[in-house]
Molecule: transfer RNA
Organism: Candidatus Tayloriibacteriota bacterium
RNA sequence: CGCGGGGUGGGGUAACGGUAACCCGUCAGGCUCAUAACCUGAAAAUUGCUGGUUCGAUUCCGGCCCCCGCAA
Numbered sequence: 001c002g003c004g005g006g007g008u009g010g011g012g013u014a015a016c017g018g019u020a021a022c023c024c025g026u027c028a029g030g031c032u033c034a035u036a037a038c039c040u041g042a043a044a045a046u047u048g049c050u051g052g053u054u055c056g057a058u059u060c061c062g063g064c065c066c067c068c069g070c071a072a
Base pairs, nucleotide, nucleotide: 002070003069004068005067006066007065010024011023012022013021018055026042027041028040029039030038048064049063050062051061052060
């Protein structure tokens, strides 16, 4: 250099054109003598960057960056 997969809340993963969801964690409240567990609620991702297509892009297309693998 070539080919394939991936990049989305603090962590791990969904969503494959139509308001970004789930688990864990965090915070607040409830319960308890208290803690854990359990219950309720909240905050937190402008979806790696930049262009394009589209009424509308996490999703489709081009370029670039990073990670993993294959081949050489």